[in-house]
RNA sequence: AGGGGAAUGGUCCAAUGGUAGGGCAGCGGUCUCCAAAACCGCUAAUGGGAGUUCGAUCCUCUCUUCCCCUG
Numbered sequence: 001a002g003g004g005g006a007a008u009g010g011u012c013c014a015a016u017g018g019u020a021g022g023g024c025a026g027c028g029g030u031c032u033c034c035a036a037a038a039c040c041g042c043u044a045a046u047g048g049g050a051g052u053u054c055g056a057u058c059c060u061c062u063c064u065u066c067c068c069c070u071g
Stems, first nucleotide, its partner, number of pairs: 001070007010024004018054001026042005047063005
């Protein structure tokens, strides 16, 4: 320099262009003599900017960071 991939709660991962979900963690509750476990509930997220669209995590362009390949 060229090519490919990734970025989503604190963390690890999902999500056919149509209500952003799950595990762990955190908080509250039920249960228990107390705890643990189990169960129920709550909090919390789409890397930045622009475009397409009635509607974008998803499609397009660009920037940033990381990983891989070629030379």